The RNA shown here (Bacterial RNase P class A) has 371 nucleotides and comes from a Lysobacterales bacterium. Model confidence (mean pLDDT): 79 of 100. NCBI's taxonomy places the organism under Bacteria, Pseudomonadati, Pseudomonadota, Gammaproteobacteria, Lysobacterales.
RNA sequence: GGAGUCGGCCAGGCGAUCGCGUGGCGCGCAGGCGUCCCGAGGAAAGUCCGGGCUCCACAGGGCAGAGUGCCAGAUAACGUCUGGGCGGCGCGAGCCGACGGCCAGUGCAACAGAGAGCAGACCGCCGAACGGCACCCUCGGGUGCGCGUGGCAAGGGUGAAACGGUGCGGUAAGAGCGCACCGCAUGCGGGGCUAACGCCGCAUGGCACGGUAAACCCCACUCGGAGCAAGAUCAAAUAGGGAAACGAUACGGCGGCCCGCCGUGUUUCCGGGUAGAUCGCUUGAGGCCUGCGGCGACGCAAGGUCCAGAGGAAUGAUCGCCGCCGAUUUUCGGAUCGGAACAGAACCCGGCUUAUCGGCCGGCUCCGCAC
Numbered sequence: 001g002g003a004g005u006c007g008g009c010c011a012g013g014c015g016a017u018c019g020c021g022u023g024g025c026g027c028g029c030a031g032g033c034g035u036c037c038c039g040a041g042g043a044a045a046g047u048c049c050g051g052g053c054u055c056c057a058c059a060g061g062g063c064a065g066a067g068u069g070c071c072a073g074a075u076a077a078c079g080u081c082u083g084g085g086c087g088g089c090g091c092g093a094g095c096c097g098a099c100g101g102c103c104a105g106u107g108c109a110a111c112a113g114a115g116a117g118c119a120g121a122c123c124g125c126c127g128a129a130c131g132g133c134a135c136c137c138u139c140g141g142g143u144g145c146g147c148g149u150g151g152c153a154a155g156g157g158u159g160a161a162a163c164g165g166u167g168c169g170g171u172a173a174g175a176g177c178g179c180a181c182c183g184c185a186u187g188c189g190g191g192g193c194u195a196a197c198g199c200c201g202c203a204u205g206g207c208a209c210g211g212u213a214a215a216c217c218c219c220a221c222u223c224g225g226a227g228c229a230a231g232a233u234c235a236a237a238u239a240g241g242g243a244a245a246c247g248a249u250a251c252g253g254c255g256g257c258c259c260g261c262c263g264u265g266u267u268u269c270c271g272g273g274u275a276g277a278u279c280g281c282u283u284g285a286g287g288c289c290u291g292c293g294g295c296g297a298c299g300c301a302a303g304g305u306c307c308a309g310a311g312g313a314a315u316g317a318u319c320g321c322c323g324c325c326g327a328u329u330u331u332c333g334g335a336u337c338g339g340a341a342c343a344g345a346a347c348c349c350g351g352c353u354u355a356u357c358g359g360c361c362g363g364c365u366c367c368g369c370a371c
Base pairs, nucleotide, nucleotide: 001367002366003365004364005363006362007361008360009359010358012322013321014320015319016318017317018316020039021038023036024035025034026033027032041342045353046352048351049350050349051348052347053227054226055225056224060259061258062257063256065223066222067221068220069219070084071083072082073081074080085099086097087096088095089094100218101217105216106215107212108211122156123155124152125151126150129149130148131147132145133144134143135142136141164182165181166180167179168178169177183207184205185204186203187202188201189200190199191197231279232278233277234276241270242269243268244267245266246265250264251263252262253261286305288303290301291300292299293298324339325338326337327336328335329334
C1' cells in the first nucleotide's frame, strides 16, 4: 500500500421564519388564546418465534397433535444468544450445521451388476481329492491337459456404494486362515467444571448383519385457547317480538377426543331498534453514566432521568451557512455542477429474517514493497 474478516457507533448539523400534535401552567362564559417541555426506525417492515397484558375460567389428569434435539451456561422465555465439542468450507482471520437413536420395528437405494446385507460367480484362479483323455514306462507309476465332479472370492469388471486396509506367511489355488501395523469393539486410566469428546495412552479381542431417520418410526424435554378488531365502564334504543329443535339417562362450559369438575338452560331461523363517549394507551423483564463479578452472553450495586401517544390518524415547509459522497477544473488558496438509499409509530417488550445511500472507530488475517 492492497485485499479480506469480525465487532461497535451515526443516520446530517446549526440558525431564522411560518405551521401541526399530546401534556403542564396561566387567561377566557365559551369558541379559544399565550407560553414551556417533548414529538417516527435501524430496521418502525415480515408476522417467523417467545413473552407481558386481557378474556374464556375455579382449571386437574390423559390420548392425539405440535415444537426442539451434542455439552455447559445466559435469559421472563424462545426455535434466540454465549462458551466449548464434533463435522464441513476457507491459505488464514473466520463462516455454516435439520448435531439424540439403524442391535425396537417397517421401508427405500432406478439402471448396471454374479451379488445391494450375515449376498454372490460374468471374466477368471486351482487341479491337492475323485474320475476322464493323451503320451512315456522298469507294469510300481510318471508327465501333460484343464475335460467332468469339485474348491476359491485374493485379481479384473459393473456400480454412487460390494461385507475392513497395507505387507508377510501359509495354501492345490486362496481367504483374518495366522501374524505385524493401521482401523474397529470393549474395559481401564488421563485431560476436560464428575460434560459433550471420531481427544490422548494402555490392555484384551480376529472383530464388520454396511448406508439412509429435512424416510415412517423410537427416545428425551417443552406446550390450554383466542387475541387490543383482546377486554372494561357509561350512555342510547326497541317488539323483555314470533317460530322450531334438544332438554337432567340431557345440554352448555370458544383447537380435536376421553375422564374428572362446574353450571342449568342451550342452539337455529324470521322480523324490528340502537351503535355515542371514556378507559385500555405508555413508568417499562426501561434506556443512560459509573463501579464490581464473569472467557463471554450477562448479572449485581449505586446515581440520575422521563425519552411520541395520534384516534381516519400530528411529528412538516421555506431560506441561509456548514458537513458528507461523486464528477469536472485549478494559479493547489479553491471554484462549479450533481447526489443523498431502504423507508413512517398505532398495546408493549426480547429476538430472528428481509431491504438499504453513505460515514466513523477498533481488533485480527493474507499478499506485495521498503527499512

It is recorded under the gene name rnpB. The sequence is in RNAcentral, with records from ENA.